[in-house]
RNA sequence: AGAGUGGGUCGGGCGAUCGCCGCGGCGGCAACGCCGGGGAGGAAAGUCCGGACUCCAUGGGCAGUGUGCUGGUCAACCGCCAGCGGGGGCAACCUCAGGGAAAGUGCCACAGAAAACAUACCGCCGAACUCCCGGGCGACCGGGGGUGGCAAGGGUGAAAAGGUGCGGUAAGAGCGCACCGCCGGCGUGGUGACACGACGGGCAGGGCAAACCCCACACGGAGCAAGGCCAAAUAGGGAGGCGUUCGAGGCUGGCCCGGCCGAAGCCUCCGGGUAGGUCGCUCGAGCCCGCGGGCAACCGCGGGCCUAGAGGAAUGAUCGCUGGCCCCGCCGCCGAGAGGCGGCGGGGACACAGAAUCCGGCUUACAGACCCACUCUUCGG
Numbered sequence: 001a002g003a004g005u006g007g008g009u010c011g012g013g014c015g016a017u018c019g020c021c022g023c024g025g026c027g028g029c030a031a032c033g034c035c036g037g038g039g040a041g042g043a044a045a046g047u048c049c050g051g052a053c054u055c056c057a058u059g060g061g062c063a064g065u066g067u068g069c070u071g072g073u074c075a076a077c078c079g080c081c082a083g084c085g086g087g088g089g090c091a092a093c094c095u096c097a098g099g100g101a102a103a104g105u106g107c108c109a110c111a112g113a114a115a116a117c118a119u120a121c122c123g124c125c126g127a128a129c130u131c132c133c134g135g136g137c138g139a140c141c142g143g144g145g146g147u148g149g150c151a152a153g154g155g156u157g158a159a160a161a162g163g164u165g166c167g168g169u170a171a172g173a174g175c176g177c178a179c180c181g182c183c184g185g186c187g188u189g190g191u192g193a194c195a196c197g198a199c200g201g202g203c204a205g206g207g208c209a210a211a212c213c214c215c216a217c218a219c220g221g222a223g224c225a226a227g228g229c230c231a232a233a234u235a236g237g238g239a240g241g242c243g244u245u246c247g248a249g250g251c252u253g254g255c256c257c258g259g260c261c262g263a264a265g266c267c268u269c270c271g272g273g274u275a276g277g278u279c280g281c282u283c284g285a286g287c288c289c290g291c292g293g294g295c296a297a298c299c300g301c302g303g304g305c306c307u308a309g310a311g312g313a314a315u316g317a318u319c320g321c322u323g324g325c326c327c328c329g330c331c332g333c334c335g336a337g338a339g340g341c342g343g344c345g346g347g348g349a350c351a352c353a354g355a356a357u358c359c360g361g362c363u364u365a366c367a368g369a370c371c372c373a374c375u376c377u378u379c380g381g
Stems, first nucleotide, its partner, number of pairs: 001377010012322007020039002023036005041352001045363002048361005053223004064219005069083005084098001085096004099214002104212002106208003121154002123150003128147008162180006181203001182201003186197004227279004237270006245263001249261004286305008325348010
C1' cells in the first nucleotide's frame, strides 16, 4: 500500500423569533400573568424471551409449553462470557436446536434389484455336484448349461452393511495383515465437556427425534386498561321519619297570609357502582468517573449526579451563520499520463425512527462520520 476480520463511539454545531407539556417561585379571590429551570432513542420500534411490581389463585397429579455439550455470570433468561466437539476459511475469525435411533411407532418422493428380518439388474466365477457336446484306451481335458458361489467393478439415489493398500481366492469377501476409522474397558491430564496414550475386539451394523416419542430440568393465571383511595347527577337497594281530605310536598315569594298545583308520595341518612378526580408514576437490579478482583461476562469499594413523566398524549415551526459529504465550473501547483493537492464560486443530499409502569436482553431498521485491535499478500528500511 492492497484485501479482509472482530469490536466500539457519534447520529451535526451556534444563535434569533413564535409556540407546546410538566415543575418551582412571586402576584392575584379566581381566571390568569411574570420570572426561573427541565423536556425522546440507540434503537423510544417488533412485543420475541426474562424479571420487578399489582391483583387473583395456591392440596397432589395429568395435560401443556419451553430448554437441551461443559463450566461460569446474572434478580432471571430462548441472554451473555470462557471453553469443548462438528462444519467453513490460507488466516484473523465465522457458524451449529450440539441428550437418546440395541424402548416402541412412523417416514425416507423419484430413480433403483434392494431404503432395512437386506438384496442381486448388469456383472464376476465355474473350485464342488450334475447334464449335454467334443477329445482321450484310461485317469482326465476342453467347450456349453443347470444346481450354485460372490458382492470386487458398473448402474440408481441425498443416502446402499467402514476406507486405502498388500496378500489371498475359481471369483471374491475383515477371509488374513498394515495404516486410518469404529467399539470396549483401562491409564494419564482436565472442575468438566473432552483430549491423549497403550491394550483388546474384525466390526457392532443406514438416515430422520425443528416426526411422534423417551429422558433430564424449569414453568400457577392475568396484566398499570394491574390495582388502591375520594366521589356528582340519574335509576335501583336498606333504615328511619312524615303523609294520603285532620292533605306531606311543590310553585309564587325576602318572610307570613293568600293564590295555584297536588287523591300520592315526600324528606333525611347509609351502602354499592358509574362519570370524574387522585395515587400508582418514576430514585432505579440507576447513570458517570476512579481504584481493585477476574482471560471475560461480571463483581466489589470510593467519589460525584438526579436525567421527560404527559394521559388521546407535549418535546414543534420558521430563519440566519456554520461543519463535514457529494456533484459542477474556474484558477494555481505536482505528475510522462491517469490523476492528486490547494483556493474561489455555484448547486444538492443529510438517515432509521419517536417515550406511555419500569428494568435486563434478543431481533429488526438506519444517510453519514470517526476510533481501536487483529489477519493475509506485496514492497521499502
About this RNA: Model confidence (mean pLDDT): 77 of 100. This is a predicted structure of a 381-nucleotide RNA (Bacterial RNase P class A) from a Vicinamibacteria bacterium. Its Rfam family is "Bacterial RNase P class A". It is annotated as a ribozyme. Rfam's curators write: Ribonuclease P (RNase P) is a ubiquitous endoribonuclease, found in archaea, bacteria and eukarya as well as chloroplasts and mitochondria. The RNAcentral record of the sequence draws on ENA. It is recorded under the gene name rnpB. Taxonomically the source falls in Vicinamibacteria (Bacteria, Pseudomonadati, Acidobacteriota).